Order: sequence, then structure tokens, then C1' cells
RNA sequence: UUGUUCGUGUCGCCGAGUCUCCGGUUGUGUGCCGGGGAGCGGGGGAACCACCGCCAACGUCGCAAGACGCGGGCAGGGGCGCAGGAAUGGGUCGCAAGGCUCGAUCCAGGCCACUUUCAAGGCCCAGCCCGUCAGCUCACCUCGCAGGCAUGUGAAAGGGCACGC
Repeated sequence: UUGUUCGUGUCGCCGAGUCUCCGGUUGUGUGCCGGGGAGCGGGGGAACCACCGCCAACGUCGCAAGACGCGGGCAGGGGCGCAGGAAUGGGUCGCAAGGCUCGAUCCAGGCCACUUUCAAGGCCCAGCCCGUCAGCUCACCUCGCAGGCAUGUGAAAGGGCACGC
């Protein structure tokens, strides 16, 4: 110095949200702004395939069910994300289609500290955006790289780093 065994200590979380180069700002540094690269994440976008609303009023036809017409109304549709589905009780708006709001239930989904598995226990189930428009989707085009916080349960196996015999 290198390798191996052993021992001790140690390893933050959610999220795509990180690293690096150049220039500017600045006395310098940090920070910030602009532009590149790598990496991670998202959206749009052929062919083929898939998909192709509801309501009452009025008129016509009809035995009726209903069909057609007409203008009015309702619901549209989609994206990021775990934050979706079913049925239900109360209140409220509407002739109706249907909408808004509060609550509880069930199923589904997500997270819990180096990684994985098992067990136990716990928490979340939001928010924001587009604007009548977008299914999938090769080429191609394009956008983001934030924000918020903490953990300490048990067992087994494994990994990185540091120190030591």
C1' cells in the first nucleotide's frame, strides 16, 4: 500500500423536481437572471383499432309504445396528481334533464426514514389548470425541474461510507 475476516458507528421523508458548463449582476462569495448539455418527469401528435349524450314544452304521423321536426335548456370534454368508484342521509336550486353543499359507509389507491421481505401500528384520500378542444399513436413538436416537512416499532437478509484490531 492492497485484499479479506471481524467489530463499532453511520446512512432523513413526500415529490419528476437533480447535476454541470458559459455569460450577466456583485469588490469577492452566496444568491439571482439569461442561455446550453446530461439526466428525470409530463403534454400534444398518423395509420390500424376504438368511440359516436339527456330533458320537458310545441308541431306532424301513429290505437299505443314511440318516430321525426323545432328552437330552448342541461350535462360537456380534457390535463397534472394516490386523491377514483358505488350506493346513501340531510339542506338547497330547477317543470325536467340535472346541479351545489354538509355528513357517514363500503370497495379501490398512495405514504411511513439506506434497500427488500414479513409482521404491527399510524396517516392521506387534496389542490390546481385548459376552455367546447385534444382516444390510442411512428416520425415530429413542446413544457417542467417546484414546493412542503421531518423520522426514530420489531425480525431477517443485503448494500454504501468512516474508523479500528
A computed fold for a 165-nucleotide RNA from a Phycisphaerales bacterium, annotated as c-di-AMP riboswitch aptamer (ydaO/yuaA leader). Rfam family: c-di-AMP riboswitch aptamer (ydaO/yuaA leader). Rfam's curators write: This family represents a conserved RNA structure found upstream of the ydaO and yuaA genes in Bacillus subtilis and related genes in other bacteria. Of the family's consensus pairs, 96% are formed in the model. The sequence was found by an Rfam model in a public genome assembly.